[in-house]
RNA sequence: GCGUCAUCAAGAGCGACUGAGGGACGGGCCCUACGACGUCGCGACAACCAGUGCGGGGAGUUUCUUCGCAUCAGGUGCCAAAGCCCGUGCGAUGAAAA
Numbered sequence: 001g002c003g004u005c006a007u008c009a010a011g012a013g014c015g016a017c018u019g020a021g022g023g024a025c026g027g028g029c030c031c032u033a034c035g036a037c038g039u040c041g042c043g044a045c046a047a048c049c050a051g052u053g054c055g056g057g058g059a060g061u062u063u064c065u066u067c068g069c070a071u072c073a074g075g076u077g078c079c080a081a082a083g084c085c086c087g088u089g090c091g092a093u094g095a096a097a098a
Base pairs, nucleotide, nucleotide: 013042014041015040016039017038021031022030023029025087026086027085028084043079045077048075049074051071052070053069054068055067056066057065058064059063
């Protein structure tokens, strides 16, 4: 690095505005006027990128690069259900469908 098998599916909210759908689509199953979805504000969760520290390797060697661990939480992401489930492909069994 590739393949296969087993097991698993973590975490995170308040408020304001709006007002009827939303979870892409199909089939399910769910959320939703006890206000969903969306927008905004503050906040949380998490740790991919960056920063910082330590260590290993490499080099174009007082620096750069790469890998690992730690730290941090700036930039992303995210805060119903496993990115909700199935819808695809391959194989086994089966007459076939399942």
About this RNA
This is a predicted structure of a 98-nucleotide RNA (SAM riboswitch aptamer (S box leader)) from an Actinomycetes bacterium. The organism belongs to Actinomycetes, within Bacteria. It was read from a public genome assembly, where an Rfam model found it.